Notes:
FMN riboswitch aptamer (RFN element), 123 nucleotides, folded computationally. The sequence was found by an Rfam model in a public genome assembly. Its mean pLDDT, the model's own confidence on a scale to 100, is 80.
RNA sequence: UUUAAUCCAAGGCGAGGCGUAAUUCCUCGACCGGUGGUAACAGUCCACAACCUGUCGCAAAGCGAUGGCUGAUCUGGUGAAAUUCCAGAACCGACGGUACAGUCCGGAUGAAAGGAGAUGUUU
Numbered sequence: 001u002u003u004a005a006u007c008c009a010a011g012g013c014g015a016g017g018c019g020u021a022a023u024u025c026c027u028c029g030a031c032c033g034g035u036g037g038u039a040a041c042a043g044u045c046c047a048c049a050a051c052c053u054g055u056c057g058c059a060a061a062g063c064g065a066u067g068g069c070u071g072a073u074c075u076g077g078u079g080a081a082a083u084u085c086c087a088g089a090a091c092c093g094a095c096g097g098u099a100c101a102g103u104c105c106g107g108a109u110g111a112a113a114g115g116a117g118a119u120g121u122u123u
Base pairs, nucleotide, nucleotide: 006116007115008114013029014028015027016026017025030103031102032093033092034048035047036046037045043091044090052068053067054066055065056064057063058062073089074088075087076086077085095106096105097104
């Protein structure tokens, strides 16, 4: 460096109130952050996966190919370099279920971005 088996690949809520019923509403106070990239470490930059979905192929389950959709950050400081660090103040969070959910239950003992990867080969 290349390659195959194989393995890995998501975290998080309490108290009080109303109520038949709420970790879902209201009040107060908490907590969590997939993967790769980026002059320097990122939930908020860029890209991707997951979720939802169109078209085409196969008899079909499904699988494959190729599209769509897809949330949210500023100010100051340090520095050669940071929307990534430090300080401060903010903001965001698929689908189905259920009394309305980022934190409960479920699809999911799933899938996947991607990560690891002996031997061997070459240098």